[in-house]
Context: one part of a larger RNA
Molecule: small-subunit ribosomal RNA, central domain
Organism: uncultured bacterium
RNA sequence: CUGGGUGUAAAGGGAGCGUAGACGGAGUGGCAAGUCUGAUGUGAAAACCCGGGGCUCAACCCCGGGACUGCAUUGGAAACUGUCAAUCUAGAGUACCGGAGAGGCAAGCGGAAUUCCUAGUGUAGCGGUGAAAUGCGUAGAUAUUAGGAGGAACACCAGUGGCGAAGGCGGCUUACUGGACGGUAACUGACGUUGAGGCUCGAAAGCGUGGGGAGCAAACAGGAUUAGAUACCCUGGUAGUCCACGCCGUAAACGAUGACUACUAGGUGUGGGGCAGCAAAGCUGUUCGGUGCCGCAGCAAACGCAAUAAGUAGUCCACCUGGGGAGUACGUUCGCAAGAAUGAAACUC
Numbered sequence: 001c002u003g004g005g006u007g008u009a010a011a012g013g014g015a016g017c018g019u020a021g022a023c024g025g026a027g028u029g030g031c032a033a034g035u036c037u038g039a040u041g042u043g044a045a046a047a048c049c050c051g052g053g054g055c056u057c058a059a060c061c062c063c064g065g066g067a068c069u070g071c072a073u074u075g076g077a078a079a080c081u082g083u084c085a086a087u088c089u090a091g092a093g094u095a096c097c098g099g100a101g102a103g104g105c106a107a108g109c110g111g112a113a114u115u116c117c118u119a120g121u122g123u124a125g126c127g128g129u130g131a132a133a134u135g136c137g138u139a140g141a142u143a144u145u146a147g148g149a150g151g152a153a154c155a156c157c158a159g160u161g162g163c164g165a166a167g168g169c170g171g172c173u174u175a176c177u178g179g180a181c182g183g184u185a186a187c188u189g190a191c192g193u194u195g196a197g198g199c200u201c202g203a204a205a206g207c208g209u210g211g212g213g214a215g216c217a218a219a220c221a222g223g224a225u226u227a228g229a230u231a232c233c234c235u236g237g238u239a240g241u242c243c244a245c246g247c248c249g250u251a252a253a254c255g256a257u258g259a260c261u262a263c264u265a266g267g268u269g270u271g272g273g274g275c276a277g278c279a280a281a282g283c284u285g286u287u288c289g290g291u292g293c294c295g296c297a298g299c300a301a302a303c304g305c306a307a308u309a310a311g312u313a314g315u316c317c318a319c320c321u322g323g324g325g326a327g328u329a330c331g332u333u334c335g336c337a338a339g340a341a342u343g344a345a346a347c348u349c
Base pairs, nucleotide, nucleotide: 003321004320005319006318007303008302012317014201015200016199017198021194022193023192025088026087028085029084030083031082033081034080035077036076037075038074039073040072041071042070048066049065050064051063052062053061054060091191092188093187094186095184096183097182098181103177104176106174107173108172109171110154115149116148117147118146119145120144121143125136126135162169163168206247207246208245209244210243211242215241216240220236221235222234223233258316259315260314261313262312263311266294267293268292269291270290272288273287274286275285276284277283278282298305299304322349323348324347331342332341333340334339
């Protein structure tokens, strides 16, 4: 390389959109590039295979045939691929009707709680722990009542519930806005699938500029613990956490399971629609598309998966090829930096 693989052994890109490319529904007609078939030419000789022959045999040599799987020209076939033409509606999309949703974005509003400030009541403790101490408090704390300020997060509802491509999304209202689903079957007529490069999105932390800062809290300080304690525990506390704009581009970015399509026993929950029946606040049956559990066949090294497949098949992309060295070095690209992406070898077992 071929092959075999990628839930957990090495291996699915963090996610989407999409370029080139690859692959692609039904029937009809044409063409004949691929494909199949006939003929002709060529495919040097030697070698090779088969049948003979010559050296006493063999190696070796000679003769005949085959083969040389190829190429070119030419005659034909038209199932499949391709291509052209005109069609079709089962894929895909549009339209109309309908309900569901923490989908996104912006503005406004609300209550509980923490902290702080002011005032009242009130007096010696509070706080914290395994036990303590640091800390706070007679300059009146903790507790309690009233008023105020400010920031952040939204208890209950809440649910293997919902929505989103993923990251993710949870108080209420309003404006704008994306997608999915069900139903009708009016319209388009293969417009599809995947997707190297590319572009966009992308938790937290981090970075830049300017705000904000209640609580929490890396760093840091102190108190404990301990042989020590640069920790775990406690008292404080700065970046940060929040907002706007710009960067970063990584995660156990996980279902450790790429996307799409078709097919393959059942049972039982749950959330969104439709249809039908009945004795109708409901129940039953059925259907579409989600989300869970159990389970057959099958698969699997086992664990387990099992219509949401890790089963049976197909198309396309990504990736793996012993451990360490190493996601390192070097080079390149990107970045303000931190670093990210790409990514070896020597050596060693």